This is a predicted structure of a 96-nucleotide RNA (c-di-GMP-I riboswitch aptamer) from an Alphaproteobacteria bacterium. It was read from a public genome assembly, where an Rfam model found it. It matches the Rfam family "c-di-GMP-I riboswitch aptamer". About the family: GEMM was predicted in a large-scale screen for bacterial structured RNA regulatory elements. The source organism's lineage runs through Bacteria, Pseudomonadati, Pseudomonadota and Alphaproteobacteria.
């Protein structure tokens, strides 16, 4: 110095909940607060989950025509989640 590993030490981050602000929403910012985390630092490249919208489909209402409502069931792209996994990348310490 590199890799594995995670005893110890210095520290670090911050779940839920509550308050407040933003957002249609998933969710995010700030404060309080700690469930936990050896990357719970960063990053949507892959998969998952979630949100809204378009289209199709199913059911239903109305019906001369045009249309309305419900269902993410399928699909399209958009968004969210990095504390759902995987990948990429950076990094503290040193029992081993």
């Nucleotide at each position: 110095c590199c890799u594995a590993c995670g005893a110890a030490a210095c520290g670090g981050c911050a779940a839920a909940a509550c308050g407040u602000c933003g957002g249609u929403g998933a969710c995010g910012g700030c404060g309080u607060g700690a469930c936990g985390c050896a990357a719970a630092g960063c990053u949507u490249c892959c998969g998952g989950u979630c949100c809204a919208c378009g289209u199709g489909c199913g059911c239903u209402c109305a019906u001369c025509u045009u249309g309305g409502g419900c269902g993410c069931c399928a699909u399209g792209g958009g968004g969210a989640u990095a504390g759902c996994g995987g990948g990429g990348u950076u990094g503290c310490c040193g029992a081993u």